[in-house]
RNA sequence: AGCUGUUUGGUGGGAGAGAGCUGCAGAGGCAGCCGCCGAAGGGGCAAGGCGAAGAAGCCCAAACUCUCAGGCAAAAGGACCAUCCAACUGUA
Numbered sequence: 001a002g003c004u005g006u007u008u009g010g011u012g013g014g015a016g017a018g019a020g021c022u023g024c025a026g027a028g029g030c031a032g033c034c035g036c037c038g039a040a041g042g043g044g045c046a047a048g049g050c051g052a053a054g055a056a057g058c059c060c061a062a063a064c065u066c067u068c069a070g071g072c073a074a075a076a077g078g079a080c081c082a083u084c085c086a087a088c089u090g091u092a
Base pairs, nucleotide, nucleotide: 002091003090005088006087007086009084010083011082012081013080018034020033021032022031023030024029035072036071037070041068042066043065044064048059049058050057
C1' cells in the first nucleotide's frame, strides 16, 4: 500500500398501517377516543453454556415475539443493502 473486520458521517435505495371521529386552534399542529402497523429505540424467549452429576439460578440471538416508545396522505423518520471518505483492529 492492498485486503478482512468494526465504528461515525455523506450519498442512493428502503416496507407496513385510518388524509378516522370529536374538540381547541388556524402555517406546520395539540388533546381525547376508537381501529391498526413493525424495519428507530426498548422488553421477552431457544438451542447451547455455567452450575461436581442434577436442581434452583445465571448467561444467551433474531428480520421471531410484545407493542412501552414510535408510526398510520406528504414531509420527516426508518431496520437493512450498496457505495464513498475518515478512524481503529488484524494481516504478507
The RNA shown here (Glycine riboswitch aptamer) has 92 nucleotides and comes from Candidatus Hakubella thermalkaliphila. Its Rfam family is "Glycine riboswitch aptamer". Rfam's curators write: This family represents the bacterial glycine riboswitch. NCBI's taxonomy places the organism under Bacteria, Bacillati, Actinomycetota, Candidatus Hakubellaceae, Candidatus Hakubella. Model confidence (mean pLDDT): 82 of 100. Of the family's consensus pairs, 90% are formed in the model.